[in-house]
RNA sequence: AACAAACCUUAGCCGAAUUCGCCACGUGACGAUACGGAGGAUUUCUCCUAGGGGUCAAGGCUGAUUCCUGGCCGGGCCGUAUUCCUGCGGCCUCACCCGUCAACUAACUCCGGAGGCAAUAUCAGGAAAGGUU
Repeated sequence: AACAAACCUUAGCCGAAUUCGCCACGUGACGAUACGGAGGAUUUCUCCUAGGGGUCAAGGCUGAUUCCUGGCCGGGCCGUAUUCCUGCGGCCUCACCCGUCAACUAACUCCGGAGGCAAUAUCAGGAAAGGUU
């Protein structure tokens, strides 16, 4: 170094939303940051009042209906932290924003860096990778 075998891969979740410094002493202010988003030429394409567009998984079709609400397709998350795939099971498919205006887009410019949950049990198989012996 290669091959083979055995054992192990622990620490909750969604989300870009973590971490650091300084001041304050009450849950705040400021600066930065992992990580996210938007605008914006050439070029080319497409659309425009029934306006159009953005963030997000959060869209499309269809039925019933006073309201309540259902089905199918598509999309997203979880099943207890290495990653991926498959099966099975369980959930979600909201909300907010711009304000007549934006396709993509180099340079460049601007913005976010929150919140909300769970609990004594956390399914099964395969592949890859890593660690120990």
Predicted 3D model of a 133-nucleotide RNA (c-di-AMP riboswitch aptamer (ydaO/yuaA leader)) from a Bacillota bacterium. Model confidence (mean pLDDT): 78 of 100. Its Rfam family is "c-di-AMP riboswitch aptamer (ydaO/yuaA leader)". The literature on the family includes a 2004 paper in Proc Natl Acad Sci U S A by Barrick et al., "New RNA motifs suggest an expanded scope for riboswitches in bacterial genetic control". Gene Ontology terms of the family: cyclic-di-AMP binding and regulation of gene expression.